[in-house]
RNA sequence: UCCCGAUAAGGCCAAACCUUUCGCGAGAGAGGGACGGAAAGCCACGGAUCUCCCGAAGGACGGGAAGAUGGCCGAGCUGCCGAA
Numbered sequence: 001u002c003c004c005g006a007u008a009a010g011g012c013c014a015a016a017c018c019u020u021u022c023g024c025g026a027g028a029g030a031g032g033g034a035c036g037g038a039a040a041g042c043c044a045c046g047g048a049u050c051u052c053c054c055g056a057a058g059g060a061c062g063g064g065a066a067g068a069u070g071g072c073c074g075a076g077c078u079g080c081c082g083a084a
């Protein structure tokens, strides 16, 4: 240095749920709260799922240079500690 990841040390983040605000919605922000997390830090580039709009009588389906999820999986960028 790389791989790896201890019932290590010091810290960090915060699911469900509740309150509140925003959004047509998926969801998001804040406060409380901890299921978990070694990238649960950043990023919608690829895939996936979901929402909205358009076409279609409707559905299947197709389209959107419209969105959501980074705590769904990859790619990319960055980063703390050091037992085996």
Base pairs, nucleotide, nucleotide: 004082005081012037013036017032018031019030020029021028022027035071041077042076045074046073047072048069049068050067051066052064053063054062055061

c-di-GMP-I riboswitch aptamer from Oryzomonas japonica, 84 nucleotides, folded computationally. Rfam family: c-di-GMP-I riboswitch aptamer. Gene Ontology term of the family: cyclic-di-GMP binding. The model forms 95% of the base pairs in the Rfam consensus. Taxonomically the source falls in Oryzomonas (Bacteria, Pseudomonadati, Thermodesulfobacteriota, Geobacterales). The sequence was found by an Rfam model in a public genome assembly.